Context: one part of a larger RNA
RNA sequence: CACCGCCCGUCACAUCACGAAAGCGGGCUGUACUGGAAGUCCGCACGCCAACCCGUAAGGGAGGCAGCGGCCCAAGGUAUGGCUCGUGACUGGGGUGAAGUCGUAACAAGGUAGCCGUAGGAGAACCUGCGGCUGGAUCACCUCCUU
Numbered sequence: 001c002a003c004c005g006c007c008c009g010u011c012a013c014a015u016c017a018c019g020a021a022a023g024c025g026g027g028c029u030g031u032a033c034u035g036g037a038a039g040u041c042c043g044c045a046c047g048c049c050a051a052c053c054c055g056u057a058a059g060g061g062a063g064g065c066a067g068c069g070g071c072c073c074a075a076g077g078u079a080u081g082g083c084u085c086g087u088g089a090c091u092g093g094g095g096u097g098a099a100g101u102c103g104u105a106a107c108a109a110g111g112u113a114g115c116c117g118u119a120g121g122a123g124a125a126c127c128u129g130c131g132g133c134u135g136g137a138u139c140a141c142c143u144c145c146u147u
Stems, first nucleotide, its partner, number of pairs: 003110001005107001008103002011100001013097004018092002023087012039072001041070004047065003052061003113134009
């Protein structure tokens, strides 16, 4: 490469990330109950013990130990919550892509001026109603301003 221009949306294909989702799996954690290892401490201590005390001795006392019971209490268990990560049939739009399908909404008065808000409608761009803006072309008229 200049209207044989530009350009919009649905649809189809490919691909990427994301959202939603019955659930499923994991991590961390709260609460209640349960549980009660090891250990300190407390109590008992009929069994055991060289050191201290009494006694010539036997033995006894004091003390200690095993053992038993108890308080505290870790892991674990049960129930029910919280946070978070992954996964998930199906589903929703989004990005990108040579170019494909349907139309032609916008850009010129873009062939119904366009746009904004709102409501309704429609394969799609969109259409219609109401209100608003000029960032509307053209022709004419009116008012005002400047020369």
A computed fold for a 147-nucleotide part of an RNA from an Acidobacteriota bacterium, annotated as small-subunit ribosomal RNA, 3' minor domain. RNAcentral holds the full RNA, with entries from ENA. The coordinates come from a structure-prediction model, not an experiment, and the mean pLDDT is 81.